[in-house]
RNA sequence: AGCACGAAAAGGCAAAGCCAGCGAAAGCUGGGGACGCAAAGCCAUGGGUCUACCGUCAUCGCAAGAUGACUACGACUGCCAGGUUGCCGAA
Numbered sequence: 001a002g003c004a005c006g007a008a009a010a011g012g013c014a015a016a017g018c019c020a021g022c023g024a025a026a027g028c029u030g031g032g033g034a035c036g037c038a039a040a041g042c043c044a045u046g047g048g049u050c051u052a053c054c055g056u057c058a059u060c061g062c063a064a065g066a067u068g069a070c071u072a073c074g075a076c077u078g079c080c081a082g083g084u085u086g087c088c089g090a091a
Stems, first nucleotide, its partner, number of pairs: 005089002012037002018031005035078001041084003045081003048076003055070006
């Protein structure tokens, strides 16, 4: 120095919930807030999960429209895996 590993130390991030905003929704952003996290840093690449504006089909309806089913081009990296970068250094 590197890999593995995770005691200690210095720090870091920030769940739920609340407020404000964006969004059809899932969810996201900011502020307070801490459930937890050795990558709870980054990437939607594989799997998985969530939502269904638009679209398709069916039913009701004179129509407008309503309801249900399917469907990511949307979302989740704090669901799992993978890739990539990184602080410290005991056993």